[in-house]
Context: one part of a larger RNA
RNA sequence: UGACGGGGGCCCGCACAAGCAGCGGAGCGUGUGGUUUAAUUCGAGGCUACCCGAAGAACCUUACCUGGGUUUGACAUCACCGUAGUAGCGACGUGAAAGCGUUCGCGACCUUCGGGAGCGGUGACAGGUGCUGCAUGGCUGUCGUCAGCUCGUGUCGUGAGAUGUACGGUUAAGUCCGCAAACGAGCGCAACCCCCGGUCGUAGUUACAGGUGUCUACGACGACUGCCCGUGAGAAACGGGAGGAAGGUGGGGAUGACGUCAAGUCAGCAUGGCCUUGAUAUCCAGGGCGACACACACGCUACAAUGGACGGUACAAUCGGGAGCGAAAGCGCGAGCUGGAGCCAAUCCGGCAAAGCCGUUCGUAGUUCGGAUUGCAGGCUGCAACCCGCCUGCAUGAAGUUGGAGUUGCUAGUAACCGCCGGUCAGCCAAACGGCGGUGAAUACGUUCCCGGGCCUUGUACA
Numbered sequence: 001u002g003a004c005g006g007g008g009g010c011c012c013g014c015a016c017a018a019g020c021a022g023c024g025g026a027g028c029g030u031g032u033g034g035u036u037u038a039a040u041u042c043g044a045g046g047c048u049a050c051c052c053g054a055a056g057a058a059c060c061u062u063a064c065c066u067g068g069g070u071u072u073g074a075c076a077u078c079a080c081c082g083u084a085g086u087a088g089c090g091a092c093g094u095g096a097a098a099g100c101g102u103u104c105g106c107g108a109c110c111u112u113c114g115g116g117a118g119c120g121g122u123g124a125c126a127g128g129u130g131c132u133g134c135a136u137g138g139c140u141g142u143c144g145u146c147a148g149c150u151c152g153u154g155u156c157g158u159g160a161g162a163u164g165u166a167c168g169g170u171u172a173a174g175u176c177c178g179c180a181a182a183c184g185a186g187c188g189c190a191a192c193c194c195c196c197g198g199u200c201g202u203a204g205u206u207a208c209a210g211g212u213g214u215c216u217a218c219g220a221c222g223a224c225u226g227c228c229c230g231u232g233a234g235a236a237a238c239g240g241g242a243g244g245a246a247g248g249u250g251g252g253g254a255u256g257a258c259g260u261c262a263a264g265u266c267a268g269c270a271u272g273g274c275c276u277u278g279a280u281a282u283c284c285a286g287g288g289c290g291a292c293a294c295a296c297a298c299g300c301u302a303c304a305a306u307g308g309a310c311g312g313u314a315c316a317a318u319c320g321g322g323a324g325c326g327a328a329a330g331c332g333c334g335a336g337c338u339g340g341a342g343c344c345a346a347u348c349c350g351g352c353a354a355a356g357c358c359g360u361u362c363g364u365a366g367u368u369c370g371g372a373u374u375g376c377a378g379g380c381u382g383c384a385a386c387c388c389g390c391c392u393g394c395a396u397g398a399a400g401u402u403g404g405a406g407u408u409g410c411u412a413g414u415a416a417c418c419g420c421c422g423g424u425c426a427g428c429c430a431a432a433c434g435g436c437g438g439u440g441a442a443u444a445c446g447u448u449c450c451c452g453g454g455c456c457u458u459g460u461a462c463a
Stems, first nucleotide, its partner, number of pairs: 001463002003460003007457007015447002019410005026301008034292002042053002064287007073125001077124007088106004092101003109116002127276002130274003136270002138265003141261001143259001148187006154163003167178003193253004198221007224247001227241005290429001303403001307362007319350003324343002329338003369400001374395007416439007
């Protein structure tokens, strides 16, 4: 100087407390461990791994296994040699395909006419998701959106170093004020950027409507403790008030200092070294990544009457659409099929939002709760749904009656409840993830305690 203390002081944070909804019990989905397996590819491992890399594993993907092939190679560059019905396309034999074989048919391109390209051969070399994230770049997580981390000059100290950055106030903040051997400065904080909330102006298609307005697009203004009162030290600031759509950072986002964890990633990519080269490369078929006595993690659906079922009826916002979205109409109980209008989309389509509201029914029952599981019959995508897809109808109706110890999220348009959209994507195991709107709470006395953190101080046999 740091780090640490079941030392002290001050102060923060959904950290506790107060409150609401959960998880932990059940069934199912997904991830992981374990076990199994020919293989169940690999990585991630307290917080900071475990719906994580996966924003889409039937083939492909795919890196794994089994079997069948290829060896200048699936791909790049260079050199030399060869090649004219050559390259390529089609057909044939064999085969699961890849490949191998052979003949037949069709049959090219550029050219300065030398040749080139292509193809075959040879040699250099290619290739490797093989190892090392303890050799690395880049990127990322975390402490932490925490308020800190430093520098120049000066001063103090033999020196390491200190001071500045301490102290008194104050703040979300090393924010600002005052004081002070310090005076300044940099990276951080804040502001500048984006979205939402008010007003005005301009413009108006395809929007609403019949030119006022709504809406949409662009631009401008608006909030600064500016004004008043009090407190405070004629300070910074704090408390209250006025006006205002909005008030003391208005709400949200983007933005992550010096550094820490030899944190994570050689399997995104790049890259040193090592290893491999008739195989650790590469092609193909099938299988596996989907196994199942168990254990954990994250979710979904429930256990019902603030509910289930049936009928009627109301109101959104994101967003997507040309190998696409697909209307009307018809058929089907339905998934869906036929059909093709319109739309490169404020025009057309996805597209009826759902909870809600109004009626009827069920009457506490493993039930008209709950929907797992299974049978049958169908639909769709796709070369192909056995392993291993989704959806529909009928039948079947399991566990489950609020969940031990323990544990998670959330302070307001938040939690909770409700539906809608998107990416990936042929389809989909999405109940995930990212967004969008609808309905819309409770509680916070307080900082003793648990966890994490900041500043000062103290002890130390630790570095």
The part of an RNA shown here (small-subunit ribosomal RNA, 3' major domain) has 463 nucleotides and comes from an uncultured bacterium. Its Rfam family is "Bacterial small subunit ribosomal RNA". Gene Ontology terms of the family: structural constituent of ribosome and ribosome.